[in-house]
Context: one part of a larger RNA
RNA sequence: UGACGGGGGCCCGCACAAGCGGUGGAGCAUGUGGUUUAAUUCGAAGCAACGCGCAGAACCUUACCAACCCUUGACAUGGCAGUGACCGUUCCAGAGAUGGUCCUUUCUCGUAAGAGACACUGCACACAGGUGCUGCAUGGCUGUCGUCAGCUCGUGUCGUGAGAUGUUCGGUUAAGUCCGGCAACGAGCGCAACCCACGUCUUUAGUUGCCAGCAUUCAGUUGGGCACUCUAAAGAAACUGCCGGUGAUAAGCCGGAGGAAGGUGUGGAUGACGUCAAGUCCUCAUGGCCCUUACGGGUUGGGCUACACACGUGCUACAAUGGUGGUGACAAUGGGCUAAUCCCAAAAAGCCAUCUCAGUUCGGAUUGGGGUCUGCAACUCGACCCCAUGAAGUCGGAAUCGCUAGUAAUCGCGUAACAGCAUGACGCGGUGAAUACGUUCCCGGGCCUUGUACA
Numbered sequence: 001u002g003a004c005g006g007g008g009g010c011c012c013g014c015a016c017a018a019g020c021g022g023u024g025g026a027g028c029a030u031g032u033g034g035u036u037u038a039a040u041u042c043g044a045a046g047c048a049a050c051g052c053g054c055a056g057a058a059c060c061u062u063a064c065c066a067a068c069c070c071u072u073g074a075c076a077u078g079g080c081a082g083u084g085a086c087c088g089u090u091c092c093a094g095a096g097a098u099g100g101u102c103c104u105u106u107c108u109c110g111u112a113a114g115a116g117a118c119a120c121u122g123c124a125c126a127c128a129g130g131u132g133c134u135g136c137a138u139g140g141c142u143g144u145c146g147u148c149a150g151c152u153c154g155u156g157u158c159g160u161g162a163g164a165u166g167u168u169c170g171g172u173u174a175a176g177u178c179c180g181g182c183a184a185c186g187a188g189c190g191c192a193a194c195c196c197a198c199g200u201c202u203u204u205a206g207u208u209g210c211c212a213g214c215a216u217u218c219a220g221u222u223g224g225g226c227a228c229u230c231u232a233a234a235g236a237a238a239c240u241g242c243c244g245g246u247g248a249u250a251a252g253c254c255g256g257a258g259g260a261a262g263g264u265g266u267g268g269a270u271g272a273c274g275u276c277a278a279g280u281c282c283u284c285a286u287g288g289c290c291c292u293u294a295c296g297g298g299u300u301g302g303g304c305u306a307c308a309c310a311c312g313u314g315c316u317a318c319a320a321u322g323g324u325g326g327u328g329a330c331a332a333u334g335g336g337c338u339a340a341u342c343c344c345a346a347a348a349a350g351c352c353a354u355c356u357c358a359g360u361u362c363g364g365a366u367u368g369g370g371g372u373c374u375g376c377a378a379c380u381c382g383a384c385c386c387c388a389u390g391a392a393g394u395c396g397g398a399a400u401c402g403c404u405a406g407u408a409a410u411c412g413c414g415u416a417a418c419a420g421c422a423u424g425a426c427g428c429g430g431u432g433a434a435u436a437c438g439u440u441c442c443c444g445g446g447c448c449u450u451g452u453a454c455a
Base pairs, nucleotide, nucleotide: 001455002454003452004451005450007449008448009447010446011445012444013443015439016438019403020402021401022400023399026316027315028314029313030312031311032310033309034307035306042053043052064302065301066300067299068298069297070296073127077126078125079123080122081121082120083119084118088103091100092099093098106117107116108115109114129291130290132289133288134287138285139284140280141279142278143276145274150189151188152187153186154185155184156165157164158163169180170179171178195268196267197266198265200236201235202234203233204232205231206230209226210225211224214223215222239262242256243255244254245253246252318396322355323354324353325352326351327350334344335343336342362393367388368387369386370385371384372383373382409431410430411429412428413427414426415425
């Protein structure tokens, strides 16, 4: 100087408390461990691995296994020789890769010989190739402490020195934010602001958008209009600016006015010096090592989907604040190569009827049968529909998670990747709460101080 303390002081955070809803029990989905297997490819491992890499494993993907094949190779550059192609096409063997076979088939210069271009085949070698190893050799990217308020430098001063000071102290703040003081005076990276979206108003502009008034229609359909809604560009607006109190006359804090919005308006983007030899050599790049008729390459089939079990994350339930039948409105994001024009399109809510507390008209697993779709192909191993079947489950032990407002909870919708496949991910809107006395305690963090046989 740090680090640590079941030392002290001050402060903060859904950290506790106050609340709401879950997980842990059930069935299923999904990931992991374990076990099994010819293979169940590999990585990720407390928080910060485990619906993670995977925005989608039937083949492909695919890296794994078995079998069958190739060896200058699927891909790149170069030498020599041969052929005239390549593409397309017929047939045979084969699981296919592949091998054989039929038809068709180049260009430029040149009278020709030949030369060149391009493509294929053969030969020999330099080489190719490797999702092989090392993330403890690395770059790049990323997680995490943490959007926490810290981390440093120059000059000066102090100290033999390591270092200290500044950065400590009194207030204050979300903040090393600001004010005051001070052997310090200044500065940098962070904080804040500048950026984007939402919330209010104005102006400009009205088609595909809108319709107050005037006509018209089944219908903003048409005339007409651009007031309103909306769209999308430019501005305005919030700064503790104003008032009162408080404070040290400061920074600020408390209350009020006006205002769409009030003290960071709300949300996002933005992540200092560093920590964890954190993660990734299987995105990519790359040093070294290793393989080179194989650890490279191709194909068919299988596997990654196994199943006594254990854990994580979810979905659906256990019902009457509900189920079922009928009726019944109102979105936004986005996509469709173009489209405010056309299309994809809600559910919960509300109203009526029924069920009357039961393993049930709850719940839907599982299984049998029948079909649809995608795709060369749904046996291993897809999704969906119909009929039948109708399991566990009556609110879950110890323990544990999320959330402070348009949030939680609840309801549906869209998108990416994708032939097909969503309870996942990322977005969108509808309905819409409760609680916060407070900081004693648990966890994490910041500052000062103290102790230390630690570095």
The part of an RNA shown here (small-subunit ribosomal RNA, 3' major domain) has 455 nucleotides and comes from an uncultured bacterium. Rfam family: Bacterial small subunit ribosomal RNA. Model confidence (mean pLDDT): 82 of 100.